[in-house]
RNA sequence: AGGCUUAACACAUGCAAGUUGAACGGGAACAUACGAUAGCUUGCUAUAGUAUGUGAGAGUGGCGCACGGGUGAGUAAUACAUGGGAACAUACCUUAAAGUGGGGGAUAACUUCUGGAAACGGAUGCUAAUACCGCAUAUACCCUGAGGGGGAAAGAUUUAUCGCUUUAAGAUUGGCCCAUGGCAGAUUAGGUAGUUGGUGGGGUAAAGGCCUACCAAGCCGACGAUCUGUAGCUGGUCUGAGAGGACGAUCAGUCACAUUGGGACUGAGACACGGCCCAGACUCCUACGGGAGGCAGCAGUGAGGAAUAUUGGGCAAUGGGGGCAACCCUGACCCAGCCAUGCCGCGUGAGUGAAGAAGGUUUUCGAAUUGUAAAGCUCUUUCGGAUGUGACGAUGAUGACGGUAGCAUCUAAAGAAGCCCCGGCAAACUUCGUGCCAGCAGCCGCGGUAAUACGAAGGGGGCGAGCGUUGUUCGGAAUUACUGGGCGUAAAGGGUGUGUAGGUGGACGUGUAAGAUAGCGGUGAAAUGCCGGAGCUCAACUUCGGAAUUGCCAUUAUAACUAUGCGUCUAGAAUUAUAGAGAGGAUAGCGGAAUACCCAGUGUAGAGGUGAAAUUCGUAGAUAUUGGGUAGAACACCAGUGGCGAAGGCGGCUAUCUGGCUAUAUAUUGACACUGAGGCACGAAAGCAUGGGGAUCAAACAGGAUUAGAUACCCUGGUAGUCCAUGCCGUAAACGAUGAAUGCUAGGUGUCGGAGGGGAACCUUCGGUGCCGGAGCAAACGCAAUAAGCACUCCACCUGGGGAGUACGAUCGCAAGAUUGAAACUCAAAGGAAUUGACGGGGGCCCGCACAAGCGGUGGAGCAUGUGGUUUAAUUCGAAGCAACGCGAAGAACCUUACCAAGGCUUGACAUCCCUCUGACGUAUGCAGAGAUGUGUAUUUUCUUCGGAACAGAGGAGACAGGUGGUGCAUGGUUGUCGUCAGCUCGUGUCGUGAGAUGUUGGGUUAAGUCCCGCAACGAGCGCAACCCUUAUCUUUAGUAGCCAGCAUUAAGGUGGGCACUCUAAAGAGACUGCCGUGGAUAACACGGAGGAAGGUGGGGAUGACGUCAAAUCAUCAUGCCCCUUAUGUCUUGGGCAACACACGUGCUACAAUGGACGGAACAAAGUGAGGCAAAGCCGCGAGGUGGAGCGAAGCACAAAAACCCGUUCUCAGUUCGGAUUGUAGUCUGCAACUCGACUACAUGAAGCUGGAAUCGCUAGUAAUCGCGAAUCAGAAUGUCGCGGUGAAUACGUUCCCGGGCCUUGUACACACCGCCCGUCACACCAUGGGAGUUGGAAGCACCCGAAGCCUGUGACCCAACCCGAAAGGGAGGGAGCAGUCGAAGGUGAAGCCAGUGACUGGGGUGAAGUAGU
Repeated sequence: AGGCUUAACACAUGCAAGUUGAACGGGAACAUACGAUAGCUUGCUAUAGUAUGUGAGAGUGGCGCACGGGUGAGUAAUACAUGGGAACAUACCUUAAAGUGGGGGAUAACUUCUGGAAACGGAUGCUAAUACCGCAUAUACCCUGAGGGGGAAAGAUUUAUCGCUUUAAGAUUGGCCCAUGGCAGAUUAGGUAGUUGGUGGGGUAAAGGCCUACCAAGCCGACGAUCUGUAGCUGGUCUGAGAGGACGAUCAGUCACAUUGGGACUGAGACACGGCCCAGACUCCUACGGGAGGCAGCAGUGAGGAAUAUUGGGCAAUGGGGGCAACCCUGACCCAGCCAUGCCGCGUGAGUGAAGAAGGUUUUCGAAUUGUAAAGCUCUUUCGGAUGUGACGAUGAUGACGGUAGCAUCUAAAGAAGCCCCGGCAAACUUCGUGCCAGCAGCCGCGGUAAUACGAAGGGGGCGAGCGUUGUUCGGAAUUACUGGGCGUAAAGGGUGUGUAGGUGGACGUGUAAGAUAGCGGUGAAAUGCCGGAGCUCAACUUCGGAAUUGCCAUUAUAACUAUGCGUCUAGAAUUAUAGAGAGGAUAGCGGAAUACCCAGUGUAGAGGUGAAAUUCGUAGAUAUUGGGUAGAACACCAGUGGCGAAGGCGGCUAUCUGGCUAUAUAUUGACACUGAGGCACGAAAGCAUGGGGAUCAAACAGGAUUAGAUACCCUGGUAGUCCAUGCCGUAAACGAUGAAUGCUAGGUGUCGGAGGGGAACCUUCGGUGCCGGAGCAAACGCAAUAAGCACUCCACCUGGGGAGUACGAUCGCAAGAUUGAAACUCAAAGGAAUUGACGGGGGCCCGCACAAGCGGUGGAGCAUGUGGUUUAAUUCGAAGCAACGCGAAGAACCUUACCAAGGCUUGACAUCCCUCUGACGUAUGCAGAGAUGUGUAUUUUCUUCGGAACAGAGGAGACAGGUGGUGCAUGGUUGUCGUCAGCUCGUGUCGUGAGAUGUUGGGUUAAGUCCCGCAACGAGCGCAACCCUUAUCUUUAGUAGCCAGCAUUAAGGUGGGCACUCUAAAGAGACUGCCGUGGAUAACACGGAGGAAGGUGGGGAUGACGUCAAAUCAUCAUGCCCCUUAUGUCUUGGGCAACACACGUGCUACAAUGGACGGAACAAAGUGAGGCAAAGCCGCGAGGUGGAGCGAAGCACAAAAACCCGUUCUCAGUUCGGAUUGUAGUCUGCAACUCGACUACAUGAAGCUGGAAUCGCUAGUAAUCGCGAAUCAGAAUGUCGCGGUGAAUACGUUCCCGGGCCUUGUACACACCGCCCGUCACACCAUGGGAGUUGGAAGCACCCGAAGCCUGUGACCCAACCCGAAAGGGAGGGAGCAGUCGAAGGUGAAGCCAGUGACUGGGGUGAAGUAGU
């Protein structure tokens, strides 16, 4: 400083407007004095009286109550703001002039009587005034027919004044009128009868249809009337750079209202918040007859609400009312109380203080951080508390605030810190918990076991007596664009023209001065805001001065521009003349080709149709073909980014009528122009109506196919319709997705119609129509004289997506429907252009045992092996399309072993550290036990300074060990795969706003981004190739354990000898398109040839780019986190990994004669060997045993190579094929062959006679076939890895299948086609339209009733003042009453509007993994 924004909802109680005795009649009561009476206690009390004084309450009169205070319901104009105006009033106040003389009759109070419950009265009798009424006077005043007429006063008193009356002027305040300004809706387009104007009259303070009678028919309205909704207006406030936008609390000006509606009275002023009358609703009292009330005054109560205070003090100050004044009144006001509601200031301590304390948190265990922070020491006392003193506000008195502010002294660091945040925006990070849960979230988004995003903690950041949230407004938002936007593709150009209003408009001269500009004057209240001062300690706040108040009005000037008047001009526009082109339009006539049908002829079995068919037609003669006829529709070629038209659109030929356009030039008009809201006209196709016509084609429909289905695509038919006339409809991707007009702005090249140059070429020019392209523009794409460029004028349209061009309303239409055109709700996007990828049952080029051509297999059988499944106490675990499945496993009887059962151990089987004890450990051996283990016996250390030490064992405590437990989606490392495919990138430069592009694309070529050429690219890197190994040839060197040509010697290269050869293993050579020819671009390169052991990367290997698959592996290893810790660790025995209805993969052996069996007899390579390989010899049918020569190996051994070759036999059969299975007997390894090894002998002799669909490998020393070796290993290969022997067939070719590379294209995909995505149906929820109706509201209209009241009339009843009269009485005037006009509320009726609700119903939106289709 602010404080009911909601119920202008209802209110208990108290207070908020009175004052005046100096207007008046009076006066209870009290005091004093005096005498009187009574009682008596002789000085007291009581009573009545007189005089004086004070004087309550009530009443008459005056002034005030119309201010102040509250509220914002109503009001879109009787309001407000600004500026003007004339036909007015103004109490109190000021100034001036004049006056205040003389009379009268009443009436409250009061008395008496009386009604009523009360409120409140009635009657009678007095009385006063500054109450009321005549008379006189009239400066001025008013009326007038200008002669005249009308009209006033009040006194009081303390004698000084205050009042009163009339008039004039002023000031102040108010009433009225005009212009301009400030809001939403057209899904409100017509409104208005006192309506607009006039005349007469009335009325008012005053102009006026304000009211009334008559007359006229006006008035308002697309510059938005009327209606509906909303709203008090302004100064200002908030925001903003400003322009604006939103608001109208407090303060100030103004308006309106006072329970709702109506009305007047009084008065200077009201139609009156705390006055009156009536009506309605509500509340209260009641004796039931009748009465009372109005907090949107201050407090306060209830209710409503998210929400807003005390039933406080005082008139001390400021102001107001009354009064001469004292003074009284004042919930105005000044103060206090409550509320962190806002703004401002201050505090909660300051300095020092490292053992960097303790505690907390984190940790890589070292420490780090909290943190000079704390403690400790020194200091200060603002605020708080205590005591004392003590204001200004008050010029003399008077202080509610208030013993307040302030000042002084004392007190002790003492009593005083929270809130939000820490993923980015946006300053600030870690741990734990949780595990798409709980939760967070302003937007993006976090959370599914390592969350800086949830919750907590520690730490940090921000602000601080506050902080955060929510709501609202402006900003950012140029996101309604006046300043300051757009419309080809993002939302947006009307389908096209014509033209009304409107807007805009060529040149020259001249006038006016509406706009405009300049000067000056008035106003623009104060406050607010700004600048400069001043006062509260500062500040907030208050105050003074200045500028500002961008506006409105008046006035003066100017005349360039706009406007306007006048006069001219010809460049815009139009007319005329001469030529020209054209599918421009309308009507009538004519033509040929084709199609269908009809008739006739020829002719015979099919035709037709399709991807293939069928429906269909045809022996009753089709199709085909020939001749003739009929009908309707459309006009091949010409024909062209050619022509014409405003667009839609227009195409055979001829005629008639007709619109527009172009060029040239003489003449004419003289701005006549451009655009164009509404209006009017035209307007494809489809559709509608009526009547014709109907050949073709063809929605609907039928049939046949296709298909999972096929209400489709294909086929056969076929009706509306297609055609004509007339009338509707009025829409299209009506598109150039580009409105119309004018001017300007590089070029090049076509084409149509003209003109000029001698004019063919060519040049110039006008008007159309295309392409390319520069500047410029553009988000880019692109546009580019036919602009989407630069300017200007006018019109239409847009403002996120969906809902929705939907609903309702209105207009149009015969209907279909068209035009106009929302909202609720919902989402955080929807969209454009371009880029890189990926994809395509898009295109081009190329490659690969990819297909094709071949050879051999698998799939069938038996067995081996792996997997799934099943089973089990356990059948440990992993691997899963290619890229899991003879894989990890280069070898499970125990061990391995991770699994199961049982039995043991708990610092542990293994590591480090500490303490104690012992001297061992080991070896031999006994007992119990399934063993582990337990318990014994014997034997048994080293060094020494003799303290002990080393080492080992046992025991103990804890740190810890241990885990083949989880997570390969936390990881390292390793590996697979695309793929040995030819790709993947970078630097600089250039291009692009950018993502990116270029390079890397193109022409060739290659196995290759290999190379060449070209090129805004030039270079480089990782890949390719080469370098490496091996193999093929040769040379040199070397020559044992290898070799032997010649020589010697042998049974034997055994030996002498030799190293020529083979071989071994080291170094070299060799192959490079090097040479020739042809092609090619004189290139790269390709083809052919020569030579050569080898020829075009000679064969093979190693070598695997950037990356992809959250690919595989936590069970090789390593490792984060989590989990177990007398067990998920560890030891042991036994079992299991070996199960077996079945399914699959990979293999072996076969099915036999290219073979089996038997016999004989050749030729390898590469390896391995000491816990080994093992020869000869002997034994055994054999496995093998025995044996132990030789060899750590070019020496010895394994070791026999086999297929092959020769000979014999078998003769096509389940066999002399095949060998499974089973029995018996054995051998070997090994603690141990039962579960569960291999091998041998004898016996047994199963399936199987070449294998369905499908599928695999291989291009040459390859496939196929044959054997040999090795690793692992005690033993245990049909597997794996190697080795050599024998040794083929085929490849035309790239259409197709699969995979891949490059270029290009489309994309609504980017988790990238295993993508995305549409509509129905089913379920749930939400909002909404229709709806038989039903309920309520507001406003208007018509009629009825008609309160109060003003007005009018009447007024027989009533009346004191004045007049006449002696009086009675009368008159003037007034009133009650009555009647009438108007008139609120109420009632009735009809039509419309708005809102709520409604069975049912329509579509829409959103939802989890639904259903069926694509």

This is a predicted structure of a 1414-nucleotide RNA (small-subunit ribosomal RNA) from an uncultured organism. The prediction has a mean pLDDT of 85. It matches the Rfam family "Bacterial small subunit ribosomal RNA". RNAcentral holds the sequence, with entries from ENA.